Context: one part of a larger RNA
Molecule: small-subunit ribosomal RNA, 5' domain
Organism: Gemmatimonadota bacterium
């Protein structure tokens, strides 16, 4: 020099787009961050009709479905197939979606809601009665599915690939309807996601040199969706190691991102991608998928609440608070947008997101006006007292209107979706609506130079020089060095020199 998620000090006019807990993965008041479907089911509340019976509309506790594994945060932990490329699986799993092909036949017993009792401070739970289903459990069939058992063909390093045949066992479903449509089971095949296993790369330390008994391999079991010491029994004794095992110490890792001709060097904040974590520590269930932040269950630490018997709770989600700290923001608005769950759909949810606030934190861009104006005012500062210096600078004259005040007009982002009509069901074509931001940007009009300049430097390095105080004092200082009585080095003026809404210091990295 150049970079910075930056903090200091002294100043600070406006936009615009990024950006903002690096420390305590301390410990958290409150709120909010995942629901949803009534077109599966039975009941129940509320209101409209109606003597009823019934019907309409509307609420949402239960059963059931889906989703909650996504999204969102952090960087503990982890030298590891964790990452990042490249490959493989003839060992593999897949809900919803897309094509294809077929099928949706008949039963059965329950339970919550609910009625009726009874127990508790709460959280909460007992007992009895009876009710439905897309909930549960058998049956029938069914395939080219699955296993087993006989038998032939290709190619392959390969067993478990591929392609016939024959035989035996097992396995399936669920309705709902406005009749338009929505689903449900089977199997095959994509698509996307995802699980293994290798090669190859990427810290530091030999003041760590020897490590290893499920260790290394085998046989045969278990278990997994799946190979396989992943687990067991049993044989064998072997496996790794100066090309660094092994112990230690550091840390997520990558695209990238600073610097540098470049070769490397340093670095992973914000974005994307993969990992790992969710108060510590262990554990399963459910379920296509978790070993699941806002699920269970166990143990410990802390906190609460209690009627003292026993209960509750996890902000590494967004706010926001306390503490640490040099040091980091609103306890904002809306789902109008885009993307997600879920509904046939109208819609609901949504602190993801889209905005908006706050910090000159950082880049970028704008202004503090412009043009004229004196051998050149006051003032200051210097002075050889003649004069120079500030300096076209004001001060006056003419201008312009960025910006800011003021007034009026105003959006792009918004066309999906509705409703109507054609229609080959792909999709067209008229119609009425729908904006947080926002009355924002933006346009046009008014005022009127008016409301906007500072920071550090001046001995050399280094652009920038007198005067005054001070007298090895008080201070300065990146290095070299200045100060002891005429100090361009210390303070203060005046000037000047650099950058400028910043300017300097400090740290760290090239």
């Nucleotide at each position: 020099g150049g970079a910075c998620g930056a903090a200091c000090g002294c100043u600070g006019g406006c936009g615009g787009c990024g950006u903002g807990c690096u420390u305590a993965a301390c410990a958290c008041a409150u709120g909010c961050a995942a629901g949803u479907c009534a077109c599966g089911g039975g009941g129940g509340g509320u209101g409209g009709g109606g003597c009823a019976a019934c019907u309409c509309a509307u609420c949402a506790a239960c059963c059931g479905g889906c989703g909650a594994a996504c999204g969102g945060g952090u960087g503990c932990g982890u030298a590891a197939c964790a990452c990042g490329u490249g490959a493989g699986c003839g060992a593999c799993c897949u809900g919803c979606c897309c094509a294809a092909u077929u099928g949706u036949g008949g039963g059965g017993g329950a339970u919550a809601g609910c009625c009726g009792g009874c127990c508790c401070a709460a959280c909460g739970g007992c007992c009895g009665g009876g009710u439905a289903a897309u909930a549960c459990c058998g049956c029938a069939u069914a395939c080219g599915c699955u296993u087993c058992c006989c038998u032939g063909g290709g190619g392959g390093c390969a067993u478990a690939c591929u392609u016939g045949g024959g035989g035996a066992a097992g396995g399936a479903a669920a309705c709902c309807u406005a009749c338009g449509g929505g689903g449900c089971g089977a199997u095959u095949g994509g698509a996307g996601g995802g699980g293994c296993u290798c090669g190859c790369g990427g810290c530091c330390u030999a003041u760590c040199a020897g490590c290893u008994u499920g260790u290394u391999g085998g046989c045969g079991g278990g278990g997994u969706a799946a190979c396989g010491g992943c687990c067991c029994a049993c044989c064998a004794a072997g496996g790794c190691g100066a090309u660094g095992a092994c112990g230690g110490g550091u840390a997520g890792c990558u695209g990238g991102u600073c610097u540098g001709a470049g070769a490397g060097g340093a670095u992973g904040g914000c974005c994307a991608g993969c990992c790992a974590c969710a108060u510590u520590g262990g554990g399963a269930c459910u379920g296509a998928g978790a070993u699941a932040c806002g699920g269970c269950c166990c143990a410990g630490a802390c906190u609460c609440c209690u009627a003292c018997g026993g209960g509750a709770g996890g902000c590494a989600g967004c706010a926001g608070u306390g503490g640490g700290g040099a040091a980091u923001c609103u306890u904002g608005c809306g789902c109008a947008a885009u993307g997600g769950c879920c509904g046939a759909a109208a819609g609901g949810c949504u602190g993801a997101c889209g905005c908006a606030g706050c910090g000159a934190c950082g880049c970028c861009g704008c202004g503090u006006g412009g043009a004229g104006g004196a051998u050149g005012a006051c003032g200051c500062c210097c002075u050889u007292c003649g004069g120079g210096g500030u300096g076209u600078a004001a001060a006056c004259u003419c201008c312009u209107g960025u910006u800011g005040c003021c007034c009026g007009g105003g959006a792009c982002g918004a066309a999906u979706g509705c409703c109507u009509g054609u229609u080959u069901u792909g999709a067209c074509a008229g119609g009425a609506g729908u904006g947080a931001c926002g009355g924002u940007a933006c346009c046009g009009g008014g005022u009127g130079a008016g409301g906007a300049a500072g920071c550090a430097c001046c001995g050399g390095c280094u652009a920038a020089c007198u005067c005054u105080g001070u007298g090895c004092c008080a201070g300065c200082a990146g290095c070299c060095g200045c100060g002891g009585u005429a100090a361009u080095a210390c303070a203060g003026a005046g000037g000047g020199u650099g950058c400028g809404a910043g300017c300097g210091u400090u740290g760290u990295c090239c």